Bacterial RNase P class A from a Burkholderiales bacterium, 386 nucleotides, folded computationally. The gene name in the source record is rnpB.
[in-house]
């Protein structure tokens, strides 16, 4: 020195100015406090509310190697084990294939039903040849060697069809073994596969803070009360019922009173539900730090200090300045030179760049995903020097 392996951390600091939101307080004023490791994604487990719920099955999801932490988990720890890697480490749904269903590419004749491609080996038919027997002879029988085992017609069924199957006739006929070989991950062996149905075993009620809760305007329903919606006359219609005059009419309009004027069947009060709007829920909690103890280890206990966003159309923010980071330039120092210069350190100077992914919305543990520039740590292998 150089390549790797695993874990932690930070997430710009400081002043000035000018806003936001919250508390202290009714209000100013002023003083405090004000996002993150992920607040993200909404994928897991939980607290909280609500709403269902005898009790037990069926159906239906999720987990799944052992013990273990945890309120809980699919999360974390320890160990075994299988795979990668020299290693430091990393990975991994890793229960059963004694019930039962399915799959098992390619190749290969056959893939869990079994099955003959090629060799071999038993029976058996045929054929050449040869040797014995029998016959005058044709021939026939038996033995051995070597070769062979298929073709033609047809009938029945699948089938759309190429075809495939089962059977009959002829002519010479065919039947068994499964040893070897070759195909392949596996060739019949309690074969492989469950991240295929499936079993086994353990959990699991449904929504969700826009969940509830409580105050509660205007309008328009709903209920209850009270006060009016009248009277005469004339036309008209079968009739209800309609138009005209005259006389009354709670109430409501002409901005406040009277007084005129107009309009007039509704008008007034109570009560209940419920919306808009307001409040709580809303942040002291499985909290944070820190010393001790226990446990490899995840974690747990004790003790002691703090209080550390709570907006809600949704605050947490802008501008400048000095610092801090890189690079170019100047400059200094050392080297080293083929005298053009290169290298490595510094840092008063000048200049330029970049500071990320990204926001709280009840809270909490996790998990995954994104992240400019950093900083620290353990272990691992190589290689040099001593």
């Nucleotide at each position: 020195g150089g390549a790797g392996u695993c874990g932690g951390c930070c997430a710009g600091g400081c002043a000035g100015c000018c806003g936001c939101u919250g508390u202290g307080c009714a209000a100013a004023a002023c003083a405090c406090a004000g996002a993150g490791g992920a607040a993200a994604g909404u994928c897991c487990g939980g607290g909280c509310u609500c709403c269902g719920c005898a009790g037990a099955g069926c159906g239906g999801g999720a987990u799944g190697c052992a013990g273990g932490a945890u309120a809980a988990c699919g999360u974390c720890c320890u160990g075994g084990c299988a795979c990668g890697g020299c290693g430091a480490c990393g990975u991994g749904a890793c229960g059963a294939a004694g019930a039962g269903g399915g799959c098992c590419a390619c190749a290969g004749a056959g893939a869990c039903g079994a099955g003959u491609c090629c060799c071999g080996c038993c029976g058996g038919g045929c054929u050449u040849u040869g040797g014995c027997g029998c016959g005058c002879a044709a021939g026939c029988g038996u033995c051995a060697c070597a070769g062979u085992c298929u073709c033609g017609c047809u009938u029945c069924u699948c089938g759309a069809a190429a075809g495939g199957g089962a059977g009959g006739c002829g002519g010479a006929a065919c039947g068994g073994c499964g040893g070897g070989g070759g195909u392949g991950a596996a060739a019949c062996g309690c074969g492989g596969c469950a991240a295929c149905c499936u079993c086994c075993a353990u959990c699991c009620g449904g929504a969700g803070c826009a969940a509830c809760a409580c105050c509660a305007a205007a309008u328009a329903g709903g209920c209850a009360a009270g006060c009016g919606c009248g009277g005469u006359g004339g036309c008209u219609u079968a009739a209800c019922g309609g138009c005209c005059a005259c006389u009354g009419g709670a109430g409501g309009c002409c901005g406040g009173c009277u007084c005129g004027g107009c309009c007039g069947a509704g008008c007034u009060u109570g009560c209940g539900g419920g919306u808009a709007g307001g409040u709580g829920g809303c942040u002291a909690g499985a909290g944070c730090c820190g010393c001790g103890a226990g446990g490899u280890g995840a974690c747990u206990c004790g003790c002691g200090g703090c209080c550390c966003a709570g907006a809600g159309g949704a605050a947490u923010g802008g501008c400048u300045g000095c610092c801090a980071g890189u690079c170019c330039c100047a400059g200094g120092c050392g080297g080293g030179u083929u005298c053009g210069c290169c290298c490595g350190c510094c840092c008063c100077g000048g200049g330029a760049c970049a500071u990320a992914c990204a926001g709280a919305a009840c809270c909490c543990g996790g998990c995954u995903u994104a992240c400019a520039g950093g900083c620290c740590g353990u272990c691992u292998c190589c290689c040099c020097u001593u």